[in-house]
Small-subunit ribosomal RNA from a Spirosomataceae bacterium, 1502 nucleotides, folded computationally. The coordinates come from a structure-prediction model, not an experiment, and the mean pLDDT is 82.
RNA sequence: ACUAUGGAGAGUUUGAUCCUGGCUCAGGAUGAACGCUAGCGGCAGGCUUAAUACAUGCAAGUCGAGGGCCUAGCAAUAGGACCGGCGCACGGGUGCGUAACACGUAUGCAACCUGCCUGUAUCUGGGGGAUAGCCCGAGGAAACUCGGAUUAAUACCGCAUACCACUGAGGGUUGGCAUCAAUUUUCAGUGAAAGAUUUAUCGGAUACAGAUGGGCAUGCGCAGGAUUAGCUAGUUGGUGUGGUAACGGCACACCAAGGCGACGAUCCUUAGGGGCUCUGAGAGGAGUAACCCCCACACUGGCACUGAGAUACGGGCCAGACUCCUACGGGAGGCAGCAGUAGGGAAUAUUGGGCAAUGGAGGCAACUCUGACCCAGCCAUGCCGCGUGCAGGAUGAAGGCGUUAUGCGUUGUAAACUGCUUUUAUAUAGGAAGAAAUAGACCUUGCGAGGUAAGUUGACGGUACUAUAUGAAUAAGCACCGGCUAACUCCGUGCCAGCAGCCGCGGUAAUACGGAGGGUGCAAGCGUUGUCCGGAUUUAUUGGGUUUAAAGGGUGCGUAGGCGGUUUAUUAAGUCAGUGGUGAAAGACGGUCGCUCAACGAUUGCAGUGCCAUUGAUACUGGUAGACUUGAGUGUGAUUGAGGUAGCUGGAAUGGAUAGUGUAGCGGUGAAAUGCAUAGAUAUUAUCCAGAACACCAAUUGCGAAGGCAGGUUACUAAGUCACAACUGACGCUGAUGCACGAAAGUGUGGGUAUCAAACAGGAUUAGAUACCCUGGUAGUCCACGCUGUAAACGAUGAUAACUAACUGUUGGCAUUCAUGUCAGUGGUACAGAGAAAUCGUUAAGUAAUCCACCUGGGGAGUACGCCGGCAACGGUGAAACUCAAAGGAAUUGACGGGGGUCCGCACAAGCGGUGGAGCAUGUGGUUUAAUUCGAUGAUACGCGAGGAACCUUACCUAGGCUAGAAUGUGAGUGAAUGUUUUAGAGAUAGGACAGUCCUUCGGGACACGAAACAAGGUGCUGCAUGGCCGUCGUCAGUUCGUGCCGUGAGGUGUUGGGUUAAGUCCCGCAACGAGCGCAACCCCUGUUGUUAGUUGCCAUCAGGUAAUGCUGGGAACUCUAACAAGACUGCCUACGCAAGUAGAGAGGAAGGAGGGGACGACGUCAAGUCAUCAUGGCCCUUACGCCUAGGGCAACACACGUGCUACAAUGGACGGUACAGCAGGUCGCUAUGUGGUAACACAAUGCCAAUCUUGAAAGCCGUUCUCAGUUCGGAUUGGGGUCUGCAACUCGACCCUAUGAAGCUGGAAUCGCUAGUAAUCGGGUAUCAGCUAUGAUCCGGUGAAUACGUUCCCGGACCUUGUACACACCGCCCGUCAAGCCAUGAAAGUCUGGUAGACCUAAAGCUGGUUUUAGAAUCGCCAGUUAGGGUAGAACAGGUAAUUGGGGCUAAGUCGUAACAAGGUAGCCGUACCGGAAGGUGUGGCUGGAACACCUCCUUU
Repeated sequence: ACUAUGGAGAGUUUGAUCCUGGCUCAGGAUGAACGCUAGCGGCAGGCUUAAUACAUGCAAGUCGAGGGCCUAGCAAUAGGACCGGCGCACGGGUGCGUAACACGUAUGCAACCUGCCUGUAUCUGGGGGAUAGCCCGAGGAAACUCGGAUUAAUACCGCAUACCACUGAGGGUUGGCAUCAAUUUUCAGUGAAAGAUUUAUCGGAUACAGAUGGGCAUGCGCAGGAUUAGCUAGUUGGUGUGGUAACGGCACACCAAGGCGACGAUCCUUAGGGGCUCUGAGAGGAGUAACCCCCACACUGGCACUGAGAUACGGGCCAGACUCCUACGGGAGGCAGCAGUAGGGAAUAUUGGGCAAUGGAGGCAACUCUGACCCAGCCAUGCCGCGUGCAGGAUGAAGGCGUUAUGCGUUGUAAACUGCUUUUAUAUAGGAAGAAAUAGACCUUGCGAGGUAAGUUGACGGUACUAUAUGAAUAAGCACCGGCUAACUCCGUGCCAGCAGCCGCGGUAAUACGGAGGGUGCAAGCGUUGUCCGGAUUUAUUGGGUUUAAAGGGUGCGUAGGCGGUUUAUUAAGUCAGUGGUGAAAGACGGUCGCUCAACGAUUGCAGUGCCAUUGAUACUGGUAGACUUGAGUGUGAUUGAGGUAGCUGGAAUGGAUAGUGUAGCGGUGAAAUGCAUAGAUAUUAUCCAGAACACCAAUUGCGAAGGCAGGUUACUAAGUCACAACUGACGCUGAUGCACGAAAGUGUGGGUAUCAAACAGGAUUAGAUACCCUGGUAGUCCACGCUGUAAACGAUGAUAACUAACUGUUGGCAUUCAUGUCAGUGGUACAGAGAAAUCGUUAAGUAAUCCACCUGGGGAGUACGCCGGCAACGGUGAAACUCAAAGGAAUUGACGGGGGUCCGCACAAGCGGUGGAGCAUGUGGUUUAAUUCGAUGAUACGCGAGGAACCUUACCUAGGCUAGAAUGUGAGUGAAUGUUUUAGAGAUAGGACAGUCCUUCGGGACACGAAACAAGGUGCUGCAUGGCCGUCGUCAGUUCGUGCCGUGAGGUGUUGGGUUAAGUCCCGCAACGAGCGCAACCCCUGUUGUUAGUUGCCAUCAGGUAAUGCUGGGAACUCUAACAAGACUGCCUACGCAAGUAGAGAGGAAGGAGGGGACGACGUCAAGUCAUCAUGGCCCUUACGCCUAGGGCAACACACGUGCUACAAUGGACGGUACAGCAGGUCGCUAUGUGGUAACACAAUGCCAAUCUUGAAAGCCGUUCUCAGUUCGGAUUGGGGUCUGCAACUCGACCCUAUGAAGCUGGAAUCGCUAGUAAUCGGGUAUCAGCUAUGAUCCGGUGAAUACGUUCCCGGACCUUGUACACACCGCCCGUCAAGCCAUGAAAGUCUGGUAGACCUAAAGCUGGUUUUAGAAUCGCCAGUUAGGGUAGAACAGGUAAUUGGGGCUAAGUCGUAACAAGGUAGCCGUACCGGAAGGUGUGGCUGGAACACCUCCUUU
């Protein structure tokens, strides 16, 4: 030096994400109101509604120096009305009207006026007649009025004078902007005056000039609606006249036919405008309170008078409405002045003081008047300031609240207490500024005035202010505390009561309701409500968009308009710069100053982005004149095509007719039926007829503006492209209104009608089927001429021209060196870039430009009303009320699909055996009951908790009892403990009797009882408050992380792909590289072998012994026992394979590809299960929901279901004989053996605390018998008699014997298990347990199969992919009718109201004109015109209301269906037509915003 102070976001759509988009909040403001609260002062503000109506008082008078008169007084003087002058047009109020030159700004008046004020010049001579007042009289209730007489003026009227003014006529000069202006000169005409007086002065007249104030005109600016498109007769202009201060259709006569309007006229609605105010970074948006300027209005409407000025707020006249007075004849009035009243309203003040100041009117002045103004009063209405104390003070007091509760935390240095201060308050005392003057006196003077000294004047007000005294003394509330948004806990309540600005809280643990404690914010205020701006870039000029979110017109031609190639000259309109004027003051901003500060005020400066004028600049834009060729067009020559219109013509197919052949079916479907057919169909052959459509070629091909266009050929016609560069020379682009074209359906008239086919009919399907399927079938489909004018009319992408890497197909042309190049189209991939992403990408959705169209949350609704078009159907244009907080786009992860692909599983299939039928057992439901305790309820409850209910258990019921309780601990004290016995009672319990007298270091200890007290107890509730445990998906192969990379992000990648596996197992590849939890392995059992060790086990060899036996000596070989090792790893071979691996009756091996089995269960899902195993938060009960006892119940029984057992028999039953296990248990036990008993079992006795003792395995095998039957099957049920356990087998045990001998002869629909030592079948052990309901559970061994082609289908699961309107995730979502309630709205016979315009009739006051009267004038009268108002009839517009009626919206659990979202079960949608309870269905044309599969073409890669 330049720049110049300035810009914040958040919540809410989703499971999550990005975007679009609305809604909401945080800020500021207010003439505010309401709620709670309130100490003081300063400064401001205070009817926004009824321009509603007003009682009462005041708000405009003044001058005796204009005049006469009256009253009082001796007079001086004072007072009064009248005439006269000036003022009353200012000041003050309000915002009705007005969309207008009203206002703002800038100009113009060559078209004007201006009292008072200033300046200059001149003048102020001389007359006249009246009239108020006063006096007399009259009328009237009053207001007031009338008659007569008399009088004055600065009142009124003549005359004289004037060349200054005006008028007329004429001549010069200068200038301009058209009419003209300025100036000069000559002549003619017209026009003035007022005095007063104290002699200082104050006035009067004319003219010019100034100043001030006005008038008129013009440019620009200044609200909404086009669902208002045409308006206009004094209308637009001219000539003339009149009128005005002045221009002008301002008015009139005549003439012409103009004028305004999409750049929005007219009409309707709303509104005073500006300076400024609020907000905003600004641009803007909103407002017009207070203050200032302008306008308009003054009860409503009209009218003029007076005057310098008014069409006059506190003047007049008339009409109207209203109010008041009245003697009923007639009068009076206008608060939107200041107070005040009523009313209205959410709401807005005193009937105050004073002219002291400032200002105004009059006056020479003193002075008078002034609700202007200055002050005071009321109101937290706002802004600003002050105070309600300050310091110390921990036992961190008490109290409150919370808590994990002997304690701790918090309120909180807060209080108490100590010290200090005194603003404020109260009292006393002092006490302002605001005052300058005027007049009078003196001085100076240029005579206008100025100066000097003294004095007078204060409503506010004894106020502000100052001093002293007293004493913390007089003074804190409101809102909020889930997020946004600063601030958290307890109690109460229990989807109730309530809150809420948005999201949303409340259904028993609410930081969201109510209360409390605590906290946060602001503070004499705090909140709420209303309104405005902001945030909102959410109307986007600054500063938005339109493929899919809202949004490109269906397409073209083209008018207005907008925009426009290269170049020269000129101009200077836009543009830029300088200068000048203006942009009032106040306000805003900067500086300085004054009230103690501040608010507030003073002063000064800047600014005022605007408008006007002027001077310059000339790059760009524009204008004018000229030139150019590249844009555009023309020409010449080629060439292309389903371009269009009209005619002619062809074959195939279909249907029909006729004839032939031929016989019983045809046709149709998922399956059928309707239909056709013995009167001969279908099939087949021949001939003929008809109409419609054009196979192959044929293709991401071609043409066209779009719609659209396809057999061949002819005629006519349009267009594109290329080449050449001959011609024109910017002729161009876009395009509102307009015009034309415009699929299908539909429509009119006339044809035509083969096929197909809405409607319709019939047949099926179905719960129904107004559908999908089938058989028929009419409009229509076709032609001609009209109409309609819409589609998903789509590339969901407007047109035009320019620029911006490449590669690769293809169509047409040209060139060509045959490589290719180039122009115009048409496809694909892709760079940069863009985009929310998907994607687009020289055919842009990129970069920049021009023009048009369109959008602004969802629904209501493309609806209603109005208008336009149409024959109609309908089309175009196109709202609002109301309602919601979303609606939406793209992409992500899941889940799902009657989507796809791959794979697995006793999932199906192939097999074996069952269940479902019978009887019984057991569990459940239901029912019953005093109770039948409780829980478990699809898979994943139901022989489950319960691995064992006669009492107990036991939780249930009945009855009887207890209350610090049944148990445990502490415990003063007492007593050994304890045992026996007795009474009452059902027992619990209560009361007695007897026996007993422990140990000791003498302190006490063990044990028992035990007062008070402290800790109880609860199988009561909540498994949806929880821990723990557990079921299931599922022993399925998955689920994640770190780093990196990709993506704006959610997320993805890894984990996908190609193979392989039981496996995300492994290999290969790969922007991934690694890792965790799972898989596998490590653990246990089992299968082989070895080593070690041999007792209780074993016995080959040796010896002994027995009726017999490892019985004995002995042995350590074998079996076995139980510890340690080995072994299996696709290690080897062959084949395939890159590898991983797979296959092989391979080799070897006891075992071969995980050898078999077990334990082991990822992240998670089901608010799965369990508060009754246990633990536990909260709630609940406390002489009971606790505890004890007896009895009963859990075991009931018409019935239904699950799980089992036993069977139905001969592969069997019965009887006799006979063989072989393993696991495991045992002293309150297992028991050999013996005896008794038919047996269960009993008695006696022995072994064993266990490899020692203890337990006959059964099926099997060998015989005999039964011979197909309700049986020698089957064993239920029942009778009788017993055994055992136990205090006790009645309810309610098991077993034994005997007798009895039921159903049942292989089980409907359906359904379960199992893939090898498995199924099936056979028996054995154990836990629980006194005994047992066990046929259950669990373990053990014996015997020991069949089948698997295979993965189409059912079920479940895994991975990849796809669609989605689902995310509580398909048991999802969701559509429409009907029914119910509420709300707003459309139509509607009518009805009510309002303003407006025109027509006709009438018409006050006033004004203008005429007339009359008069000598003449004025006035009265009369007439005409105009007109407020009134009346009549009709019309249009706007608003309200209405029986009824239409749709729409909203509303926890209504009805009917299931249209859409997945291929949504018939892909959906768009236009149109018809039909149907409803969603909807069908026809026709179109679209992909359809899935899947196959094929074709193209692209990428190789």
Its Rfam family is "Bacterial small subunit ribosomal RNA".